[in-house]
RNA sequence: AGUAAUGAUGAAGCGCCUGAACCGUAAUGAGAUACGGUUGACGAGGAGAGGGUUUAUCGAAGUGUCGGCGGGUGCCCUCCGGUGCUGUACCACCGUCAAAGAUGUCAAAAUAUCGGAAGUAAUUUCGAGAACAAAAGAGAUCGGGUACAGAAG
Numbered sequence: 001a002g003u004a005a006u007g008a009u010g011a012a013g014c015g016c017c018u019g020a021a022c023c024g025u026a027a028u029g030a031g032a033u034a035c036g037g038u039u040g041a042c043g044a045g046g047a048g049a050g051g052g053u054u055u056a057u058c059g060a061a062g063u064g065u066c067g068g069c070g071g072g073u074g075c076c077c078u079c080c081g082g083u084g085c086u087g088u089a090c091c092a093c094c095g096u097c098a099a100a101g102a103u104g105u106c107a108a109a110a111u112a113u114c115g116g117a118a119g120u121a122a123u124u125u126c127g128a129g130a131a132c133a134a135a136a137g138a139g140a141u142c143g144g145g146u147a148c149a150g151a152a153g
Base pairs, nucleotide, nucleotide: 014070015069016068017067019066020039021038022037023036024035025034026033042059043058044057048079049078050077051076052075053074080095081094082093083092084091085150086149087148088147089146090145101142102141103140105138106137113128114127115126116125117124118123
């Protein structure tokens, strides 16, 4: 250094980096090259089970949050469950806070600024005060089937 096994820890703007950009060293008339390093998503929101699938919600910032690989609470199918006054069947919409939809209200972190620490540097990290969003998020109001048999009025 590689392979195998075991144990622990760790996640969904999450993990990783060979494109790319930047920094350093060597060499050097110039160009080209090699090696090492740095960067590569800011919060809000999102999980019934199994299978499948991939550019899977919202805004903030903006000099790459560019590009790529993997994963993923999304989406589709089936099952189970809930609601539509009750039961059964079908239908529709949802997922245990279990109808779409409409109207109003509500609410961040980074960036920036200032001040530290580490590194030759690119850059990393810590603290302080003050903010500013949107949504398929929260909450309030409004807002629902067909057939048969019932209930209530």